A computed fold for a 393-nucleotide RNA from Jhaorihella thermophila, annotated as Bacterial RNase P class A.
The source organism's lineage runs through Bacteria, Pseudomonadati, Alphaproteobacteria, Rhodobacterales and Jhaorihella.
Its Rfam family is "Bacterial RNase P class A". Rfam describes the family as follows. Ribonuclease P (RNase P) is a ubiquitous endoribonuclease, found in archaea, bacteria and eukarya as well as chloroplasts and mitochondria.
The prediction has a mean pLDDT of 78.
Order: sequence, then C1' cells, then structure tokens
RNA sequence: GCGGAGGGCCGGAUGGCCGCGGACCGAACGGUUCGAGGAAAGUCCGGACUCCAUGAAGCGACGGUGCCGGGUAACGCCCGGGCGGGGAAACCCGACGGAAAGCGCCACAGAGAACAGACCGCCGCGUCACGGCGCGGCAAGGGUGAAACGGUGGGGCAAGAGCCCACCGCGGGGCCGGCAACGGUUCCGGCACGGCAAGCCCCACCGGGAGCAAUGCCGAAUAGGACCCCCACGCGGGACCGGUCCGGGCAACCGGAGACCGCCGCGGGGCCCGCUUCAGCCUGGAGGGGUCGGGUUGGCAGCACGAGGCGCGCGGUGACGCGCGUCCCAGAGGAAUGGCCAUCGAAGGGGGAAACCCCGGAACAGAAUCCGGCUUACAGGCCCUCCGCGCGU
Repeated sequence: GCGGAGGGCCGGAUGGCCGCGGACCGAACGGUUCGAGGAAAGUCCGGACUCCAUGAAGCGACGGUGCCGGGUAACGCCCGGGCGGGGAAACCCGACGGAAAGCGCCACAGAGAACAGACCGCCGCGUCACGGCGCGGCAAGGGUGAAACGGUGGGGCAAGAGCCCACCGCGGGGCCGGCAACGGUUCCGGCACGGCAAGCCCCACCGGGAGCAAUGCCGAAUAGGACCCCCACGCGGGACCGGUCCGGGCAACCGGAGACCGCCGCGGGGCCCGCUUCAGCCUGGAGGGGUCGGGUUGGCAGCACGAGGCGCGCGGUGACGCGCGUCCCAGAGGAAUGGCCAUCGAAGGGGGAAACCCCGGAACAGAAUCCGGCUUACAGGCCCUCCGCGCGU
C1' cells in the first nucleotide's frame, strides 16, 4: 500500500428572532429552566406493576424451551466452552436432547427403500445351430437414487463375500483429563444398529388469565333509578311485633315497662285529577322538596428516582457483580419537541495537469406505563484490534 475479519462511537455545528409542551417564580404582562432515539419501529420474547380467578402440593391436558457450564429479576437474551459445518487465515454459521421405547413416512428413478434385492455383470454345470439358452452359485464391478444393509487394502475363492486379517468407522467395558458437554487412550465384539422427531411420540425443565383504554379516587348541570316527606297536633287504647327504656346474664337470651315512636280508634287539617258523592277513598296521580346510589363528559392519581445514567476502584477469561463518588435526564394525552435568517458545513456531481473553483446541501426515523433483550431500517464519517499478500528497512 492492497484485500479481508471482528468490535465500538458519532450521525449535521454555532448564534439570533418567532412559536409549542412541562415545571418553578410572579397580581397581570412576563421571566428562568428542561424538552425524542439508537433504533422512540416490529410488538417477537422476558419481566415490573394492576385487576380477575385461585388453600398448599401433586397428577393430567395444552403451549413453549432443548449440547454443557455460568450470568441475570427473568428470558427463546448474553458470556465462556464442547461438537458439527464453511473459510488459506482472522473469523463466521448451527431448532445441536432421544431413531437398540413404540408408531408412522421415505416422492421420482430403480431389480430392490428396511425381518432387502438381482437389471447389466462374474463363475460353475448342462445343451447347442457356437450368437445364445436353461439350471445353480455370487454380490466384487456397472447402473438408479437424497439414501442401496460398513469403507480402504491384502489374503482367500470356480467366482465372490467380515469368509479371514490390518487400519479406519461403529458398539460395549476400563483407565486418564475436564464441574460438565466432551476429548484422549486401551481392551473386547465381525458388524448386529439406514434416514426423518421444523411427523406423532419419549425425556428434562418452564408456564394461571387479561392488560395502563390495567386499576384507584373525586365528581357536577341535565336526564334516569331507589327511598322518605308534603299538616302543627290533641284525646283515648294497646306490651302480640319492631324500636326505645329498666332489671338479670359472659353471651344467646329471659323478665318487665304505654313515659316515647311505629300500630289502632276518634277529632282536626290537606294542591290537582279521578271515583263516588258532599263526606270519604287517597296504601290513586301530578307537582315540589330532601337523602342515597350508579358514574356519561370531565378532573386527579397510576406517570417519570429507576433491576437508572456517568466516573473511579476491586473481583471475574468474560457476560456480570460489589463498593465509593456524582447527576436528575421529555412527560403530552387527539397528543408539545417546530419555523425563518445568518455563518460554517461531510458525502455526492462538474471543471482543471495541479493548487483550486463551481453546483450541492445531510441517512433511517420520531416517545405515549416503565424496564431487559432480539429483530428490522440507516446517507456518510471516525477509532481500536486481528488475518493474508506485496514493497522497503
């Protein structure tokens, strides 16, 4: 210098004027201060919080997760490791438990697709018209397929074949390393065990439901609902019942009381309509008043101090944890976060041999209860580490 890999950060700047939302000050006018993001997005996971349901626990159903260890409030996230795959490497990717528990499936092609099979072929015997045909043996080679019932080499054989042997693979046992996943090594077994669990299933672990339009509080006017009143009373009666009062009892309750209310009778009084009829009914209706309950519009809380940000130190390979210091950092709610001007301006485009000049003007996007993740979008720029090649010393 070129090519590549991993990680982090920024993502228009400054000033002026006008405007919008919150908080505070202020009598008003106004003043001070704060005011989008790394994804505020998708709403895909995990929680906090609230209400509903629910004895605890277990079992079943359903859903989810799935190598091992760790982190965390929790996770399907993150970190470290293992195994498999890709790459020359840095590094990247993986639904990565179980197929000797059972069931099911394996298209097309092919002779044969899972207690195998013989199309071509090889070998032996028989026959012959010397092309072949028939019977038997075989499964090495060819062919089909995503996959053909261990692979390679040697021995062996009529030809062959784990038939025998070595190595590899596979399975089982021991030993060693590792917390483990797993790895290494050794002995035994001639091979018995194809693939698919993003098919059913088995195993282990996790999981009540709904969501801030949750939920709680305040609460009018009007309209609806429930109850009560619409005479002040007087006299008399009554302890069956309800209240009240008195006595007893721990209490349930028992005994009593008409002084008082409800109750009954008589007298007196009463808006309107109706019925009957001039005195009643009124426990009919309208209207008025009062109390209570619900809660539409609305207001307040939830709701901005939190698994919080930043810095330093310590522990840890790391995710992360602990300690100290420091900071307060949007809070609307039909929903503010904007506009104009000036100066400067990255990329990009054009011209030029170059210095430079001209044009050009900032990506994706935008809070809505909050938090931890994942995923997706993103013009352009900066920084760090690593791999490979070339050149120079």